[in-house]
RNA sequence: AGAGUUUGAUCCUGGCUCAGGACGAACGCUGGCGGCGUGCUUAACACAUGCAAGUCGAGCGGAAAGGCCCUUCGGGGUACUCGAGCGGCGAACGGGUGAGUAACACGUGAGUAACCUGCCCCUGACUCUGGGAUAAGCCCGGGAAACUGGGUCUAAUACCGGAUAUGACACCUCCUCGCAUGGGGUGGGUGUGGAAAGUUUUUCGGUUGGGGAUGGACUCGCGGCCUAUCAGCUUGUUGGUGGGGUAAUGGCCUACCAAGGCGACGACGGGUAGCCGGCCUGAGAGGGCGACCGGCCACACUGGGACUGAGACACGGCCCAGACUCCUACGGGAGGCAGCAGUGGGGAAUAUUGCGCAAUGGGCGAAAGCCUGACGCAGCGACGCCGCGUGGGGGAUGACGGCCUUCGGGUUGUAAACCUCUUUCAGCAGGGACGAAGUUGACGUGUACCUGCAGAAGAAGCGCCGGCUAACUACGUGCCAGCAGCCGCGGUAAUACGUAGGGCGCAAGCGUUGUCCGGAAUUAUUGGGCGUAAAGAGCUCGUAGGUGGCUUGUCACGUCGGGUGUGAAAGCUUGGGGCUUAACUCCAGGUCUGCAUUCGAUACGGGCUGGCUAGAGGUAGGUAGGGGAGAACGGAAUUCCUGGUGUAGCGGUGAAAUGCGCAGAUAUCAGGAGGAACACCGGUGGCGAAGGCGGUUCUCUGGGCCUUACCUGACGCUGAGGAGCGAAAGCGUGGGGAGCGAACAGGAUUAGAUACCCUGGUAGUCCACGCUGUAAACGUUGGGCGCUAGGUGUGGGGACCUUCCACGGUUUCCGCGCCGUAGCUAACGCAUUAAGCGCCCCGCCUGGGGAGUACGGCCGCAAGGCUAAAACUCAAAGGAAUUGACGGGGGCCCGCACAAGCGGCGGAGCAUGUUGCUUAAUUCGACGCAACGCGAAGAACCUUACCAAGGCUUGACAUUGCCCGGAAACACUCAGAGAUGGGUGCCUCUUCGGAUCGGGUGACAGGUGGUGCAUGGCUGUCGUCAGCUCGUGUCGUGAGAUGUUGGGUUAAGUCCCGCAACGAGCGCAACCCUUGUUCAAUGUUGCCAGCACGCUCCUUCGGGGGUGGUGGGGACUCAUUGGAGACUGCCGGGGUCAACUCGGAGGAAGGUGGGGAUGACGUCAAGUCAUCAUGCCCCUUAUGUCUUGGGCUGCAAACAUGCUACAAUGGCCGGUACAGAGGGCUGCGAUACCGCAAGGUGGAGCGAAUCCCUAAAAGCCGGUCUCAGUUCGGAUUGGGGUCUGCAACUCGACCCCAUGAAGUCGGAGUCGCUAGUAAUCGCAGAUCAGCAACGCUGCGGUGAAUACGUUCCCGGGCCUUGUACACACCGCCCGUCACACCAUGGGAGUUGGCUUUACCCGAAGGCACUGUGCUAACCGCAAGGAGGCAGGUGACCACGGUAGGGUCAGCGACUGGGGUGAAGUCGG
Repeated sequence: AGAGUUUGAUCCUGGCUCAGGACGAACGCUGGCGGCGUGCUUAACACAUGCAAGUCGAGCGGAAAGGCCCUUCGGGGUACUCGAGCGGCGAACGGGUGAGUAACACGUGAGUAACCUGCCCCUGACUCUGGGAUAAGCCCGGGAAACUGGGUCUAAUACCGGAUAUGACACCUCCUCGCAUGGGGUGGGUGUGGAAAGUUUUUCGGUUGGGGAUGGACUCGCGGCCUAUCAGCUUGUUGGUGGGGUAAUGGCCUACCAAGGCGACGACGGGUAGCCGGCCUGAGAGGGCGACCGGCCACACUGGGACUGAGACACGGCCCAGACUCCUACGGGAGGCAGCAGUGGGGAAUAUUGCGCAAUGGGCGAAAGCCUGACGCAGCGACGCCGCGUGGGGGAUGACGGCCUUCGGGUUGUAAACCUCUUUCAGCAGGGACGAAGUUGACGUGUACCUGCAGAAGAAGCGCCGGCUAACUACGUGCCAGCAGCCGCGGUAAUACGUAGGGCGCAAGCGUUGUCCGGAAUUAUUGGGCGUAAAGAGCUCGUAGGUGGCUUGUCACGUCGGGUGUGAAAGCUUGGGGCUUAACUCCAGGUCUGCAUUCGAUACGGGCUGGCUAGAGGUAGGUAGGGGAGAACGGAAUUCCUGGUGUAGCGGUGAAAUGCGCAGAUAUCAGGAGGAACACCGGUGGCGAAGGCGGUUCUCUGGGCCUUACCUGACGCUGAGGAGCGAAAGCGUGGGGAGCGAACAGGAUUAGAUACCCUGGUAGUCCACGCUGUAAACGUUGGGCGCUAGGUGUGGGGACCUUCCACGGUUUCCGCGCCGUAGCUAACGCAUUAAGCGCCCCGCCUGGGGAGUACGGCCGCAAGGCUAAAACUCAAAGGAAUUGACGGGGGCCCGCACAAGCGGCGGAGCAUGUUGCUUAAUUCGACGCAACGCGAAGAACCUUACCAAGGCUUGACAUUGCCCGGAAACACUCAGAGAUGGGUGCCUCUUCGGAUCGGGUGACAGGUGGUGCAUGGCUGUCGUCAGCUCGUGUCGUGAGAUGUUGGGUUAAGUCCCGCAACGAGCGCAACCCUUGUUCAAUGUUGCCAGCACGCUCCUUCGGGGGUGGUGGGGACUCAUUGGAGACUGCCGGGGUCAACUCGGAGGAAGGUGGGGAUGACGUCAAGUCAUCAUGCCCCUUAUGUCUUGGGCUGCAAACAUGCUACAAUGGCCGGUACAGAGGGCUGCGAUACCGCAAGGUGGAGCGAAUCCCUAAAAGCCGGUCUCAGUUCGGAUUGGGGUCUGCAACUCGACCCCAUGAAGUCGGAGUCGCUAGUAAUCGCAGAUCAGCAACGCUGCGGUGAAUACGUUCCCGGGCCUUGUACACACCGCCCGUCACACCAUGGGAGUUGGCUUUACCCGAAGGCACUGUGCUAACCGCAAGGAGGCAGGUGACCACGGUAGGGUCAGCGACUGGGGUGAAGUCGG
């Protein structure tokens, strides 16, 4: 210090999440030792038991129990002592808890001239004299108990009276001081009130003063929570006077008087909460917290109350009321762990009913001492922090085992074993402290520490390993089980689940959960934003507030500097010290950023004061304008009415219909009525704050601009609340109503059409008055001021130059636009009219949805508006730009894409393939184009993978180890459907090792079993489309762009020109094959012009024809090989005189000559595991293998591809002509003969330019048929044959005879083809025994028509544009409905909490009054009095009660919307 996550990728905005630290923690797994800390965060819930506050005999009367002594056994004495009692001090400290409290409770700083303070310290004075009781005790009672009544005796440092009185208090007076009230005086005067003993040795005491210290009380300034969906609160309330009360001020209380007091700087109300030093985090500023330790406060079962006392309204005191618990004899009593332990309960969760007063501290005491759950220690808990250990060194055959493996090895791993060494900690033994100055040690049966002994001995786990984030493999599982902090993993090869091996991290711990801070600049003071991401109020005026020009003087409030006081200790930090170290702790310094006070400074801000004119405002003179309000007037047009002319339609639409019209429309002319709006001018022109404003004239009226520089003298800016204005629609009342026109009606469109279109039409639109108060009220840009390059246009003024005038030019001010520099911006863009650079003020934002919704409040007649949440849910939602893809967007271009043509398919029959059905099986694959005459260039058996049945199990096939054997094969024969089995015959070679073969056994074979979504290879397709990229440079934050775009051109990213690009690669083209022309060479089996011969036919005997058969020949054809040729080379037109294009010449061929091969980057998880190869999985007497038979050929139906036809451009018959390319020895097979034919017999020739297949067919010539289901068509069926083959039944082809079906040119729709092409005609080949081939692949013969053109359909290329798409339009996505779940609003009501008003009751208690009863001290003339106690009354008042409000929460039939969900419905 950052990282992950929105996207195909990018930048930004923005949320979510993670890495860090911390904890009084809890949970899971694990656990050796020690030190120091720490431990009910929940029920301030209830508590059994024990302890936590006593002490003093040196205050007193005393002696119960025990001890000792004496004893007459009745008792007495003693005090080493002491129960209970009277009395004194303490019990108000110490300890606990955080319920309440938003407050002078706390913190901090002041004040008390308005106060108190026991014990303690210093100091002054005094300590004289009397009296009456009472507890305990004894006696008698009551009661279950707690406890208590009566009688009688007694003491005191208990109580009471008197004297003295420096002080004190009250009053009067004098001096002095202070900010006021007032203070001080060892100045004076008058009045009032007190003492106690013990020792008489010092002490310790007591009373009354003064001072100090300590502790407290009260008052004030400032500071620190949330909420305005709490805006008004208050009657002792605010103040005064008199009185009361208190230690003391004060409405603290009371009577009277006045009517005040608080509040937007947040009163009052609601919620929450003890506050602080500090703790955690953070760079800091901050944020969160307030355990332990320390300070303060509050509380003590709940509520109220006082008493005592120096101090309490009192945790272990009292009284009352209430709830609860306990005892009871039912009459009545007792209690308060939020002290220490402990129990129950609650809870995720928190300890021992321990030891000791040895230390520190506290109470009492003269002291010894006693008490002390404060405290010191120990125990329990890894709860935290810190430290230590679980061994160190050597040790490679890199052991065994585990895991992985490419089978070679790798890893665990020097790790272990083994050798050697050491002994911390724990253990055993010996010694042995400090903690105390002198006795005294709980800790501690001897702790820390030291020494010795034995032995590696007793001591390692947890989490993680997809990215963030360090660490990877195997197996199992198969969207299951599960994981997950976020993104996300898992659907058969999971580094993400589970296990194992290995690794990484930390370590006596490690993880998880929860909470807080951080990261988060994600509330932004430091330190954010608001054109489009969330965010400028619709606009203006203006209150409070904030802020403010130049200058003089002054004050010193802010500000700055110095000093003083305080800022407790602990903490933090720096330095040092002590425990072996550290944690821990001690000492010293600093910090404590603050507050108060004092002394200075005066620049800046501020107050006061004086001046100025640049801001602002006014005067004067001009000026433009749809600025506003009212009134009046005008013409065009629509509609309606009246009349005329006139006749059959009008109107409307994409096309129609509804509608109007013969009762006279539309059209046209004339007249009239009425309402609304103002064409042209008209303009990124004007005005206004915005909304908005448009015919003309008049009246009233607001604002602006320019010029002037006469006046005022900062009067300014902004503006929370507040006020006003505010389009359209809407509402109210009353008018008006021509046109238009929500709703509504009808007609169309449509699958539907509650729409778009059409015909009508009501509110409304218009006017007046009132309401509403919202808009994409937008420049999506708040207002004001200043500064920061320009250019150009336009509206309104001024000045100057020029001019006769007008133009024109220069310049200046104010508006409205465009372009653009710097700068800014995430980019787009903005750019003197800023979104730049600054200042001031206001408003607003803080992830998306829920939601601008609910509830509450305010406004409104209503509709509704303003203000404005939460639960729940998601990990995104979003902005700008990029590349693609898409568009029933645009531009340009191409293609048999359309069009123009020719021929088909779709109808029939048949063939073949597919689906479906059937079946024991109908094996499998291929599914839009790009599956369907496809794999299959040949299913009767085989093939064959399928089915049935029968067999085999190291196997039908391969390699190899070991053992055994001598055969195996072959021939014959038997059983069987066959495989197979049985029998007989035969008995290998050898270098004797063995080879071959068979049997057994172990490794293994085998699989057309699965996965083409694990793969290789191969292939299809877009597409033979013209594209796809790279290097360097440049531009951009970046994705990317540029290049590759643009202007031309091309079949082409082909080429040229231009250009921040320059080059290059894969594609295009060319190079290759073939074909077309020609030349040369070579001529056998090819050819034969010319010459000769042979054979043959005809002959008019002259000859002619045929035949390459022969000699010869190389002319020609042809074959083979090698050349030439074509390159826009030449001419002309166009063109940028570039590419290129058009025309022409020559040429066999002309603009890539025709055809082929050749297929860029990529797309489709396209196809193929059944060609082959291959990972993984699966089968192993079977999913392998062998055999026989069957099936793949099955047939209601549908589709695809073909063949044959429907006929006369034809069928049939006869005659006759011309190819090319192939194939042939398990072969092709001639002549000849037989058969109607298929074919047979036979075998010449030929391994083929020689022989054969081989007949080419359409064509041509002649004849016949004559438009018909035919002499068309040939299906189907019957019969008879031929051939192949082991075998034609399922299930072959062909031939002959007979039969003679559908079909008369094919609906919607759809296919191919641009020239030697379509169409048409035949020939050959592969596969193959044969063949279902009409298929496929080739070959030649005959041989057209048409293309104006690119609007449209389909596909494609380039540029551009929009996009919320990126699985990319077969995309994305909205709403209702149905179903499930979740939270929430309303809801008749119902239940509870808190609070409040009025009234009733009125305990205890103090106060006030009273004086019925009783009464020791004092007085007394002895009657009584004073005083006191009890009693009574009154007001106050807790609990409680009645009636009614407010507020919050729970539940609630039903109901409203919202969210989420695999899949569903309807439409868009």